[in-house]
Context: one part of a larger RNA
RNA sequence: AUUGGUGAGUUAUGAUGUUGUGUAAGGUUAAGUUGAUAAGGUGGAGUUGUAGUGAAAGUGAGUUUGAAUAGGGUGAAUGAGUAUGUUGUUGUAGAUUUGAAAUUGUGUGAUUUAUUUAUGUUUAGGGUGAAGUUUAGGUAAUAUUGAAUGGAGGUUUGAAUUUAUGUAUGUUGAAAAAUGUGGGGAUGAGGUGUGGGUAGGGGUGAAAUGUUAAUUGAAUUUGGAAAUAGUUGGUUUUUUUUGAAAUAGUUUUAGGGUUAGUUUUGAGGUUGAGAGUUUUGGAGGUAGAGUAUUGAUUGGAUUAGGGGUUUUUAUAGGAUUAUUGAAUUUAGUUAAAUUUUGAAUGUUAAAAAUUUUUAUUUGGGAGUUAGAUUGUGAGUGUUAAGAUUUGUAGUUAAGAGGGAAAUAGUUUAGAUUAUUAGUUAAGGUUUUAAAGUAUAUGUUAAGUGGAAAAGGAUGUGGAGUUGUUUAGAUAAUUAGGAUGUUGGUUUAGAAGUAGUUAUUAUUUAAAGAGUGUGUAAUAGUUUAUUGGUUGAGUGAUUUUGUGUUGAAAAUGUAUUGGGGUUAAAUGUAUUAUUGAAGUUAUGGAUUGAUAUUUUAGGUGUUAGUGGUAGGGGAGUGUUUUAAGUGUAGUGAAGUUAGAUUGUGAGGAUUGGUGGAGUGUUUAGAAGUGAGAAUGUUGGU
Numbered sequence: 001a002u003u004g005g006u007g008a009g010u011u012a013u014g015a016u017g018u019u020g021u022g023u024a025a026g027g028u029u030a031a032g033u034u035g036a037u038a039a040g041g042u043g044g045a046g047u048u049g050u051a052g053u054g055a056a057a058g059u060g061a062g063u064u065u066g067a068a069u070a071g072g073g074u075g076a077a078u079g080a081g082u083a084u085g086u087u088g089u090u091g092u093a094g095a096u097u098u099g100a101a102a103u104u105g106u107g108u109g110a111u112u113u114a115u116u117u118a119u120g121u122u123u124a125g126g127g128u129g130a131a132g133u134u135u136a137g138g139u140a141a142u143a144u145u146g147a148a149u150g151g152a153g154g155u156u157u158g159a160a161u162u163u164a165u166g167u168a169u170g171u172u173g174a175a176a177a178a179u180g181u182g183g184g185g186a187u188g189a190g191g192u193g194u195g196g197g198u199a200g201g202g203g204u205g206a207a208a209u210g211u212u213a214a215u216u217g218a219a220u221u222u223g224g225a226a227a228u229a230g231u232u233g234g235u236u237u238u239u240u241u242u243g244a245a246a247u248a249g250u251u252u253u254a255g256g257g258u259u260a261g262u263u264u265u266g267a268g269g270u271u272g273a274g275a276g277u278u279u280u281g282g283a284g285g286u287a288g289a290g291u292a293u294u295g296a297u298u299g300g301a302u303u304a305g306g307g308g309u310u311u312u313u314a315u316a317g318g319a320u321u322a323u324u325g326a327a328u329u330u331a332g333u334u335a336a337a338u339u340u341u342g343a344a345u346g347u348u349a350a351a352a353a354u355u356u357u358u359a360u361u362u363g364g365g366a367g368u369u370a371g372a373u374u375g376u377g378a379g380u381g382u383u384a385a386g387a388u389u390u391g392u393a394g395u396u397a398a399g400a401g402g403g404a405a406a407u408a409g410u411u412u413a414g415a416u417u418a419u420u421a422g423u424u425a426a427g428g429u430u431u432u433a434a435a436g437u438a439u440a441u442g443u444u445a446a447g448u449g450g451a452a453a454a455g456g457a458u459g460u461g462g463a464g465u466u467g468u469u470u471a472g473a474u475a476a477u478u479a480g481g482a483u484g485u486u487g488g489u490u491u492a493g494a495a496g497u498a499g500u501u502a503u504u505a506u507u508u509a510a511a512g513a514g515u516g517u518g519u520a521a522u523a524g525u526u527u528a529u530u531g532g533u534u535g536a537g538u539g540a541u542u543u544u545g546u547g548u549u550g551a552a553a554a555u556g557u558a559u560u561g562g563g564g565u566u567a568a569a570u571g572u573a574u575u576a577u578u579g580a581a582g583u584u585a586u587g588g589a590u591u592g593a594u595a596u597u598u599u600a601g602g603u604g605u606u607a608g609u610g611g612u613a614g615g616g617g618a619g620u621g622u623u624u625u626a627a628g629u630g631u632a633g634u635g636a637a638g639u640u641a642g643a644u645u646g647u648g649a650g651g652a653u654u655g656g657u658g659g660a661g662u663g664u665u666u667a668g669a670a671g672u673g674a675g676a677a678u679g680u681u682g683g684u
Base pairs, nucleotide, nucleotide: 001684002683003682004681005680006679009235011093012092013091014090015089016088017087019085020084021083022082023081026048027047028046032042033041034040052059053058062074063073064072065071096234097233099231103224104223105222107220108219114198115197116196117195118194119193120192121191122190123188125157126156127155128153132149133148134147135146136145137144161185162184163183165182166181167180168179169178200216202212203211204210237619238618239617240616241615242614247260248259249258250257251256261368262367263365264364265363266362267361268360274356275355276354277353278352279351280349281348282347288341289339290338294335295334296333297332298331299330300329301328305324306323307321308320309319310318311317371396372395373394374393375392376391377390378389379388380387401412402411403410416588417587418586419585421584422583423582427578428577429576430563431562432561436575438574439573440572441571442570443569449565455549456548459546460545461544462543463542464541465540466539467538468537476533477532478531479530480529482506483505487501488500489499512527516525517524589609590608591607592606593605594604595603596602620673622670623669624668625667626666627665628664629663630662631661638657639656640655641654642653644651645650
């Protein structure tokens, strides 16, 4: 890894509902006893019901409170129980099954390791050379110095031995700690053999929470024990019907409970309460709007007061001001906690109409309390988030099918079943890929379409407004563009053209005391302006459609799904077609209601039949018991193959194999159904 077996709501007892049976104002026995350990008999103790009420004594269709014949509370008047079987749920028990870490009692461990005790054993060879001693020098004698001798040391170097510092290998190893190569100690607090001691909150510890038999922040063994687990995983046959929740209150509560809400399944009565729409009448202060109130806020007018300056006869008065400024006033702006105002929608009441089919009371069983996203009204946040908290509606959850390439929450649409039938929705119709290379008319040239803003630009289409123009415009080209004058001033210079000031006049078709460039200043060049040539449009501006730029990212084109496309892009209009499990058609199945007849079903009508958690109904198979009834060596069960049958679990049947049992009907009892539990066990 795979395959076969095995593997989880049970039993007892109490309670409560459903349903069957017996009996009924009653019902029923328990232990015991008898019998055979059975059935049955006996046994009335007890228990429940038939009466309540009061704390109770008690009293009683009443009673209690009370002084009360009051009032109030609770009863009767209005009667069905009880025993037992089945089944749903539940209390107590291990209570559907597997799983802790832990806790506690009693034992067993120091052959590992820690330390200790007794007794043994062990440490190659070199280096260094303490004390002491001897001798020589030296001294009055010591001291002291040299040489020799000597052999001290938790001394040195370095094997055995012990250790474990670096590193490599190994890491399903040769090895559950090693190997290679270097390293440390190596006469010491040294190493080591053998026997003994210390035991679990205890030992031992040159102390690391180390070690105490590969186990240690508390060893191991077994008992309490099926500890407990608001937790994780698992929980075995079919079909049918209905079908949620992820909210509120509360909780040492927040991933758990409980009550309500929502769901299922019985029973009951109610002429009708439920839901939607219409009409009429209310309540209300949101959106909008407004600034009359309250607050915020901009400019102006007027101005008390303050400040500055100034005057003076200086505690006072006057004048003045780039100052400040309450109040008043004027024109505006603004508000979730402003309102002189004020919708839609929603809500409520009554009566009626109309369409529907719920609603309500009560009993049994639940599940749910993590929700998600989309549109929309808001809060928090950055008017960030696939963020978070709420209101409201949808979807998903629990919903398949078609579209959006793929895509729980978007769009279309709600799948009982069959059909190689029709018709549509959204979306599509060049190819992939079903269906128009459809029609009419515009736009776009950017592959825009097929990602993005402010901003920029004679891109280009439409609709306007307003100049100018055959008395010749705009552009181009050609010719002029002068004089007083170098205006005045300033300046080293300033001559149209550094700055400043004024900006006149003349000649003219026209020409600024000058629009740029240029020079040290002149010069030069250009322009405004004018004539000629040419000959029909040409400027400015508003608005709108559509393009352009702005535009850089990490595996690989990679922002139409791809090919491709100038339409097969895009706007408007038209028409055809395709397209789903929608819908229609024709059969079948089944549930509710209803009608009918007939017997537990048939036929017709009508409305249904997606579904998780969950509730209800009806079945199938396995083992076994009882009573019937079958079958089998002329071949049972099992096994294997097959084109059989039933909606399904399943059931028949034929052949092969096999070689002794085995089915069916009715009723009963359960060790009653496996694919999952890192299940368990055997085989390979």
The part of an RNA shown here (large-subunit ribosomal RNA, domain II) has 684 nucleotides and comes from Alkalihalophilus marmarensis DSM 21297.
RNAcentral holds the full RNA, with entries from ENA.
The prediction has a mean pLDDT of 85.
Rfam family: Bacterial large subunit ribosomal RNA. On this family, see Cannone et al., BMC Bioinformatics 2002: "The comparative RNA web (CRW) site: an online database of comparative sequence and structure information for ribosomal, intron, and other RNAs".